[in-house]
Molecule: THF (Tetrahydrofolate) riboswitch aptamer
RNA sequence: CGCAGAGUAGACCUUUGCGGGUAAAGUGUCCGAGAGACGGGGAGUUGUUCUUGGAACGAAAAGGCAUUGUCUUGCCGUGCAAAGGUCGCAUCCCGCUGGA
Numbered sequence: 001c002g003c004a005g006a007g008u009a010g011a012c013c014u015u016u017g018c019g020g021g022u023a024a025a026g027u028g029u030c031c032g033a034g035a036g037a038c039g040g041g042g043a044g045u046u047g048u049u050c051u052u053g054g055a056a057c058g059a060a061a062a063g064g065c066a067u068u069g070u071c072u073u074g075c076c077g078u079g080c081a082a083a084g085g086u087c088g089c090a091u092c093c094c095g096c097u098g099g100a
Base pairs, nucleotide, nucleotide: 003098004097005096010087011086012085013084014083015082016081017080018079019078020076021075022074029055030054031053032052033051034050035049036048040094041093042092043091061073062072063071064070065069
């Protein structure tokens, strides 16, 4: 110098628990603003997450008690947490491990 490899934050899926909504918030889509995070170190996006403004679209209820409340079973591309699984540094430079 070149080759191979390891490791993060995080994302997604499933299950469980505790909630929210079912009087439609949330989720998802599009346009903008701000912020955060991104292997051990540095830089860091048109990617990603969160917050926020706007726009369009838009839903699954049923039953018991009871009397407008409550419970049960459902439903929502629903929130949070835990466990398991899958994926996993955009990219650039340096580093670590292995062998030649």